[in-house]
Predicted 3D model of a 410-nucleotide RNA (Bacterial RNase P class A) from Natronosporangium sp. The prediction has a mean pLDDT of 76. It is recorded under the gene name rnpB. The organism belongs to Natronosporangium, within Bacteria.
RNA sequence: CGAGUUGGCCGGGCGGUCGCGUCAGCGGGGGCGGUGCUCCCGCUGCCGAGGAACGUCCGGACUCCACAGGGCAGGGUGGUUGCUAACGGCAACCCGGGGCGACCCGCGGGAAAGUGCCACAGAAAACAGACCGCCGGCGCUAGCGCCGGUAAGGGUGAAACGGUGGAGUAAGAGCCCACCAGCACCCCGGGUGACCGGGGUGGCUCGGCAAACCCCACCCGGAGCAAGGCCAAGAAGGGCCGCCGCCGCGAGGCGGCAGCCCGCGCAGGCGGUUGAGGACGGCCCGUCCGAUGUCUGCGGGUAGGCCGCUAGAGCCUGUCGGCGACGGCAGGCCGAGAUGGAUGGCCGCCCGUCGCGCGCCGCGGCUCGGCGCGCGACGACAGAAUCCGGCGUACAGGCCGACUCGUCCG
Repeated sequence: CGAGUUGGCCGGGCGGUCGCGUCAGCGGGGGCGGUGCUCCCGCUGCCGAGGAACGUCCGGACUCCACAGGGCAGGGUGGUUGCUAACGGCAACCCGGGGCGACCCGCGGGAAAGUGCCACAGAAAACAGACCGCCGGCGCUAGCGCCGGUAAGGGUGAAACGGUGGAGUAAGAGCCCACCAGCACCCCGGGUGACCGGGGUGGCUCGGCAAACCCCACCCGGAGCAAGGCCAAGAAGGGCCGCCGCCGCGAGGCGGCAGCCCGCGCAGGCGGUUGAGGACGGCCCGUCCGAUGUCUGCGGGUAGGCCGCUAGAGCCUGUCGGCGACGGCAGGCCGAGAUGGAUGGCCGCCCGUCGCGCGCCGCGGCUCGGCGCGCGACGACAGAAUCCGGCGUACAGGCCGACUCGUCCG
C1' cells in the first nucleotide's frame, strides 16, 4: 500500500428567538357548607426521549387471586462448565462444518425402546430388492422364450445395505482372509465436565427424519399498572361529565338542554352447617371461604379524581478478583413522569456527504488526482406511558482500537 476479519463508541454542534410539559418559589385571581384544599394566569429557576424509547418474542420485579397443595394432562428448554434476580440471554470451552488465515456458522439429548414417513425418478427406499447385464439349465422357428443363481458391472435418485486387494466360484457375494473406516462393550491415562489420547474384545456393517408421534433429563400456578388501593361520609339522596347562548385572557359565573356513576330499590331461584354459592387456569383428589347470605335479571349500569409513578438488580470514576460473562469495595451523581398525551418551529454560523462552477499545483494541453473558494441539495431509523435484564428488527453518516493474508522497502 492492497484485500479482509472483529470489537467498541457517536448518531449533528454552538448561538439567537418564539413556544410546550412536570416540579419548586414569588405575585395576582377563581371555586367551595368547609378558610385550607384545589384550580387558573403571569414571572423566575431546575429538568425534559432512544440506541433502538420499536416489535411485544423470552425472563424477572411489583400487585391481586386463599395460607398457593398433590397427581394426571398440557407447555417450554436441550453439548459442557460457569455468570445472573431470572432467562430460550451472555461468557469460556467441547464437538461438527466452512475459510490459506484472522475468524465465522450450528433449531448440538436419544433413530441399537417402539410406531410412522422418505416426494420425483427408479425393478427395488429398509426383516430389502433382479430393469439391463453376467452365469447355469431346459426348449425351439437360432436368437429369442421360460426357470434358477448373482448386488461384482450399468442405469435411477438427496440417499441403493462398508472401501481396497486377495482367496474362492459356473458367475458372484464379509461366504472367507489381510489392511483401513465405522459401531457396540471393556480397560488405562488426562480433564470439574462436554470430551480427548491409547489398548483390547466382539458380531462382521447397523441409511435419513425426533421443527413426526414418542422416550429421557430439567423447568413452569393464573391474570396483569385497564394490576391493585383510596376519595366514599351522608341522606334517600349524593357525585361527575358534555353541548349551546352570554360574560371573563383563563380557572370560572349565569341560563337552558342532554347524559353518566355510586349508594339504593324491585322481581325470581337456592340456602341454615346433612350448607346455597364461591376460590385454588383444565381434570381428579384434597383443602379453604361461606349466612341481615348467595345467584340471575331489571330499574339508568361501570362515570370522575388521586395514589400506585418513577431512587433503581440505577449511572459515572477509581481499584481489586476472574481468561471472560461478571462480582466485591471506595468516592461521587440524580437523569421525563405526561393522561388526548409535553420534549417543537424559525434564523445565522460551523460540520459531514454529493453535484456544478472558478482558481492554483502535479507536464504546456486533454483526461485524472490533490488543495482552496463560491452556489445548491441532502443529514437517517424512529419516538417514552409501571419499571428492569435480554433477544430480534430498522438505521444517512462518522470516529477509535485489535488482528489476519499478500506485495514492496529498510